[in-house]
A computed fold for a 539-nucleotide part of an RNA from Lupinus albus, annotated as small-subunit ribosomal RNA, 5' domain.
Context: one part of a larger RNA
This record gives sequence, structure tokens and C1' cells, in this order.
RNA sequence: GGACGAACGCUGGCGGCGUGCCUAACACAUGCAAGUCGAACGGAGUAUUCAGCAAUGGAUACUUAGUGGCGAACGGGUGAGUAACGCGUAGAUAAUCUGCCUCAAAGAUGGGGACAACACUUGGAAACGAGUGCUAAUACCGAAUGUGGUAUCUUAUGUGCAUACAUGAGAUAAAAAAGAUGGCCUCUUAGCAAUGCUAUCGCUUUGAGAUGAGUCUGCGUCUGAUUAGCUAGUUGGAGAGGUAAAAGCUCACCAAGGCGACGAUCAGUAGCCGGUCUGAGAGGAUGAACGGCCACACUGGGACUGAGACACGGCCCAGACUCCUACGGGAGGCAGCAGUGGGGAAUCUUCCGCAAUGGACGAAAGUCUGACGGAGCAACGCCGCGUGAGUGAAGAAGGUCUUCGGAUUGUAAAGCUCUGUCAACUAGGACGAAUGUGUGACUUGUGAAUAAUGAGUCAUAAUGACGGUACUAGAGAAGGAAGCCACGGCUAACUACGUGCCAGCAGCCGCGGUAAUACGUAGGUGGCGAGCGUUGUCC
Repeated sequence: GGACGAACGCUGGCGGCGUGCCUAACACAUGCAAGUCGAACGGAGUAUUCAGCAAUGGAUACUUAGUGGCGAACGGGUGAGUAACGCGUAGAUAAUCUGCCUCAAAGAUGGGGACAACACUUGGAAACGAGUGCUAAUACCGAAUGUGGUAUCUUAUGUGCAUACAUGAGAUAAAAAAGAUGGCCUCUUAGCAAUGCUAUCGCUUUGAGAUGAGUCUGCGUCUGAUUAGCUAGUUGGAGAGGUAAAAGCUCACCAAGGCGACGAUCAGUAGCCGGUCUGAGAGGAUGAACGGCCACACUGGGACUGAGACACGGCCCAGACUCCUACGGGAGGCAGCAGUGGGGAAUCUUCCGCAAUGGACGAAAGUCUGACGGAGCAACGCCGCGUGAGUGAAGAAGGUCUUCGGAUUGUAAAGCUCUGUCAACUAGGACGAAUGUGUGACUUGUGAAUAAUGAGUCAUAAUGACGGUACUAGAGAAGGAAGCCACGGCUAACUACGUGCCAGCAGCCGCGGUAAUACGUAGGUGGCGAGCGUUGUCC
């Protein structure tokens, strides 16, 4: 000199864009942060309407506790642990899996038995249950079929990287499925509002792709030798088990190996990287915000479900803590967004909205979304603007100094002439929003079809949290807007008074003991300026 997620002191006008618990991975009141689908299913309720004298029955629309499906493994937070294939980089997988999505091939036949909801009975303070009975499904379970796939056996060809791999032929074995909505009468049909046909969505098996993930390997990755030996599933083998998958991953047996001064083991510290800061560079330091990976979710352990978890707002067990209790027993987990206490030098609103982007579900309308978009607070940082401009010598008054002549403050002020940024007031008022959505028309695919539906084009309508914000115009008005530090040398900037080794200053040298440019105050001056200075840390 530069830099900062800074703090402290004094001061403080506006705007834009960013940033904001670095400490206690301390404890948490309250609200919200993951739901959605009635076009999978049976009920229940509300409203309207139809038939009926009524009881009641039917239809339409809406809502939905339960069964069922998908999601909840994403998104969001934190950095405790971890010196490790954790991360970075380059590879391997002939040792692997992959829901949703895309393309392709084949199929979807025919049955069965339950369990919630519900009704009744009943236990408990509650949380939550128990029994009996009824019922539906795209829930569950057999059977059939088997394109293709899998397993075993036989066999041919080709290839490679050792085990082998790819392709083809044959035999045997086990294994699949579900319907929903709209429309129609072309086909089936005696007829139809279907058991028929058709469109869309969904279902089953398989192949290919895409995406995502698992595993393995080379190299790199802090300090200490005042840590020198470490290791018994340890190192290897063949066997069995296990996994999606190689492997002591696990187990019984056998052998005695394996690592280490090229630093094993132990101890300390630490999430890693793209980057960031600094530096001419080499390098040094660092890993806030943003992006990638990893790990964690009160502490420790475990599995279940699932394509995917050993799962932050799931389950079970143990522990500590907090809460409720009828004392028998129960409930909880902010390192999500706000917010509270505590710790600390120190770090924000219990805000608005799903309008945009993205995500989950849904055929869609749509619902949910503290992701996100915004607003609020804070000079915390960077950048921009303003606090006026011109003129103005009687060099006014006042202040300070003085050799008492004057000098200086100083064109500074006043005065005169202007301008109108910002703020404040009045009026108008966006972009972000149409490639999305609704409605209508047209073209085109499927279709028997002018029905329906998929794709596309055109027209039109509605949709904004921010926000009456940005911006624009108008009126008036110099009015509302300057401080901080320093002035002995380093280092730009000096005099007076007070004090008298006192009070004090100080980054270093050093000032102060009666003429202090070094302390305190005043005037003046210098520097920076909505900031200035100090402290801390890094280069």
C1' cells in the first nucleotide's frame, strides 16, 4: 500500500447492486416450511333438480375422513466429524443398478379370497386401541399364454484384456398384466346408454437410449520423530454365504504373511475444490457469499419401505434434556423461514406473493411450495449523486496573532444575478405477461365419422406480490443535507495560551523538570470526505 462476512469511537443526506451468528453442531415458546390425485375405489355430507300424496328413489354439481397411486431420497440448512479414494484430476466397470422420460417389439385371457372406511360392542385421563359383522378397487393372490428375457445343458462363428465377451441355433424349467375417461353406432349384437368399436391416458414383458447413482485404480492433498516400530480378519489361498455389483465384505479351514526413515503407527489441526485476497511473477494466505462434491440432522445404534434412504420436518431401541398426566402411561427434536433466551466485540422482519422461474401431484382446471420472486432493518461493502453556481474589496464586522504599523481568516460572508440534481408535495403511470392458461375458428394425424381426441396455426379474453414502485410532467423553493483525523521527524500541514518529568502523548525515534510547532484548548493549516480514525487478521 492492498484486502475484510469485520468490530469500536465520533459523525451521518439520497439512490443502485450486493452482503449480514466467523462465538454455543447451546437450548428452544409460537406460526408456517410436502403434498397431491374423485379421470383408481367403496362410502359419507351439502346444494339444486326430477318422479311421487308421502315414505323414498334417480340425476347434476361441489366437498372429502378412509383404501389405493405418485411424491416425500428433490428442493432448503449446517460444517460437528473426516488426513480418507473424502476431495481434485485422469481412468476402469469383461464386477453394476437406474422410478419418471424417449424410441422400438410383443401382450393385456379367465378367476378367487380379503382388509380399511362403515355399523355395533368395548378398554384408556390422554396418546391410542380391542372384538364382532358388511364392502370396493389400478389394493392382494392363484391359473392361462410367453414375443422377448433369465437359469441350466448341447453346439457354431467371431473377438479380446487373464477370468472371458459378443452373436446365432436347439432342448428343459420357473415367471406377467388393470383398468380409467371422452365419444360413436362403422364392426359384433335381437337391441343397447355395451360385454362392441374408437381416441387419449394408464398396465405387463423385453431391447436400445438418456439421466442419475454405486464400486475400483494411478497421481496429488497440513504439522510433529521431544511419536519408531505397527498389525491377528491382520496378509494371502481354495470353499461357503452375502450384495445390484469385485472383494476378509462375513464365516469355518490352511499357510504366515502385510505396512514402515520414500516416515508406518500415534498425536494435533482441518470439510475438499472451482475460486478469493495479495504479489511484476514465482509464491504466500484463505475456502464468507455464488457453483460442484462429501458428511451430518438432540447423542449412539438398527433396520423397514422403496427405482433410489439405512431417510432433517419416517419407524424401532438405548441415553441426556424438556413438556403433559387421573401416576397406569404418553409427547418432542429450528444445523428449514421468521423469531426467543444464552454466549459474544459482533451479525436482520415472528413481513408480502405464488405474478415470474423452478419443483411435486393431476387428463386438465388447479392445489401445495419460508425453493424462489420481492419488500423491511443495518454506511457492513462497492459504485453513483447531492449538500449549490456565477459575480462580489468597503479587503465589512467578529475571531486569532502582532514588532501595534499591520497580517490572517478571505471572495470566504453579506449583497446582486442565476440554476433546480436529490429530498418533500401534486398528477399521470409502466417493462417484467404470453412462446403459458381459457374460449372460438382453421390445418393436419388416428378414426366409419361433420363425434371424440393428439399436434400445430390464427384471433380474442383474463391473469402483477413488488406497487401507485420505477419513470414522466408540474408548482414552489438555496431552501432540508459535513464531518473526521492529523500538523516534532518518518509524513502533507504552525502559532498563541494553559500546564510544569505533573497532567498527559506515543507506531518507531522519543516529547513533558517555566518561553513545549510532540501534553490540553483556541485560531490557522494539511489530508480524506458521507464518511473519517482506531483495533484485529492476511499478503

The prediction has a mean pLDDT of 85. Rfam family: Bacterial small subunit ribosomal RNA. The family is grouped with related families in Rfam's "SSU clan". The full RNA is in RNAcentral, with records from SILVA.